[in-house]
RNA sequence: UCUGAGCCCCAAGCGCCGGAGCCCAGAUAACUGGGCUGACGAGGAGAGGGAUCUCGAAGCAUUCGGCGGGUGACCUCCGGCUUCUCGGCGGCCGAUAGCCACGGGACAAAGGGUCGACAGCAAUGUCGCCACAAAACCCGUGAGGCCGAGCCC
Numbered sequence: 001u002c003u004g005a006g007c008c009c010c011a012a013g014c015g016c017c018g019g020a021g022c023c024c025a026g027a028u029a030a031c032u033g034g035g036c037u038g039a040c041g042a043g044g045a046g047a048g049g050g051a052u053c054u055c056g057a058a059g060c061a062u063u064c065g066g067c068g069g070g071u072g073a074c075c076u077c078c079g080g081c082u083u084c085u086c087g088g089c090g091g092c093c094g095a096u097a098g099c100c101a102c103g104g105g106a107c108a109a110a111g112g113g114u115c116g117a118c119a120g121c122a123a124u125g126u127c128g129c130c131a132c133a134a135a136a137c138c139c140g141u142g143a144g145g146c147c148g149a150g151c152c153c
Stems, first nucleotide, its partner, number of pairs: 014068004019064001020037007040056003046077004078094005084150006100142006112130002115128005
């Protein structure tokens, strides 16, 4: 250095379960033991901090209740853009570094299904097939800082 095996990690709309609901067994009126469910995906990371978070689906569901975490937002710092260059202030952003309005475009999700397969006694879980979003994203148009210094004409 290569190869093989074992163990650990492989999680970020994520993980967990002492409440709750459901299933199985034993008693059946409270119970006991074991198990299942407990937010559906899309998007999201400069560093630090405190408090906790965007978008829609479905159609009102235990998607109840709770705990831990957390890529959004805010504050500070750093960085980028904002004029040919530099500095300051202000504004907007995060190495894809610009926001708003209008118009257009691409990607199109999972729950779900009267569909199928597998595991389980069951609750239920996993996979395949089919259908349906919004935001972020891209393109076009419109509008979009000031002050000082420098360089050139």
Molecule: glmS glucosamine-6-phosphate activated ribozyme aptamer
Organism: Bacillota bacterium